Predicted 3D model of a 91-nucleotide RNA (c-di-GMP-I riboswitch aptamer) from a Deltaproteobacteria bacterium. It was read from a public genome assembly, where an Rfam model found it. Its Rfam family is "c-di-GMP-I riboswitch aptamer". From the family's description: GEMM was predicted in a large-scale screen for bacterial structured RNA regulatory elements.
[in-house]
């Protein structure tokens, strides 16, 4: 330095759910809590997935407005790939 994670040690992170908070929502923060995780550390770069405030279009309406469709400039790194850093052990 590359590859691997069976056993071990010291540890680390924390799903669902609950409380609270931010947000239009998806989702995020904090505390509790552990389903799991060897990068479940970090980066939305590529694809996927989620959401649709705003915008555009369509329908209704005198209007205010109501309903529908499309759309990320919003998210997800605990969906995969990629980038980057890193503990212990094996080889």
């Nucleotide at each position: 330095g590359a590859c691997c994670g069976a056993a071990a040690a010291g540890g680390g992170c924390a799903g669902a759910c609950c409380a609270u908070u931010c947000g239009a929502a998806a989702g995020g923060g904090u505390g509790g809590g552990a389903c799991g995780c060897a990068a479940a550390g970090c980066c939305a770069c590529u694809g996927g997935c989620c959401u649709a405030a705003g915008u555009u279009c369509c329908g209704g309406g005198a209007a205010a407005c109501c309903g529908g469709a499309a759309u990320a400039c919003g998210g997800u790194c605990g969906c995969a790939g990629g980038g980057u850093u890193g503990c212990c052990g094996g080889c």